[in-house]
RNA sequence: GGCUAUGUAGCUCAGCUGGUUAGAGCGCAGCAUUCAUAAUGCUGAGGUCGAAAGUUCAAGUCUUUCCAUAGCCACCA
Repeated sequence: GGCUAUGUAGCUCAGCUGGUUAGAGCGCAGCAUUCAUAAUGCUGAGGUCGAAAGUUCAAGUCUUUCCAUAGCCACCA
């Protein structure tokens, strides 16, 4: 340098025919329970879906460019 994949909550991930409130588990906070802690149950907070632009009535989802990470290939000395 070329190609491919991935990027969604603090962490691990789902979301695939583009369709109207963006989800799960763990973690976190509160409450209940307990002498207390853990466990368990209930409730809740937390996201500009990597960035920008485009297509569309409508984009996490399609297109383009860029960024980051991983892998493969090539090149140089």
Predicted 3D model of a 77-nucleotide RNA (transfer RNA) from an SAR86 cluster bacterium. Rfam family: tRNA. Taxonomically the source falls in SAR86 cluster (Bacteria, Pseudomonadati, Pseudomonadota, Gammaproteobacteria). RNAcentral holds the sequence, with entries from ENA. The same sequence occurs in records of 3 taxa. Its mean pLDDT, the model's own confidence on a scale to 100, is 80.